[in-house]
Molecule: transfer RNA
Organism: candidate division FCPU426 bacterium
RNA sequence: GCUGGCGUAGCUCAGCUGGUAGAGCAGCCGCCUUGUAAGCGGCAGGUCACCGGUUCAAACCCGGUCGCCAGCUCCA
Numbered sequence: 001g002c003u004g005g006c007g008u009a010g011c012u013c014a015g016c017u018g019g020u021a022g023a024g025c026a027g028c029c030g031c032c033u034u035g036u037a038a039g040c041g042g043c044a045g046g047u048c049a050c051c052g053g054u055u056c057a058a059a060c061c062c063g064g065u066c067g068c069c070a071g072c073u074c075c076a
Base pairs, nucleotide, nucleotide: 001072002071003070004069005068006067007066010025011024012023013022019056027043028042029041030040031039049065050064051063052062053061
């Protein structure tokens, strides 16, 4: 340099044919318990990597950029 995959909550990840952004864990509050890191209930938490485009409407489609991973190739 080329090709492919990935980028969504603090972490690990879902998200269907474009139509209200979610789960588990972690955090906070409460309940339960002799007590707890266990159990139960609730709350909070988002620039869907970034920029632009298409569309009535984009996490999802198109173009570009950045980062990570894998493979290939060139030079030394």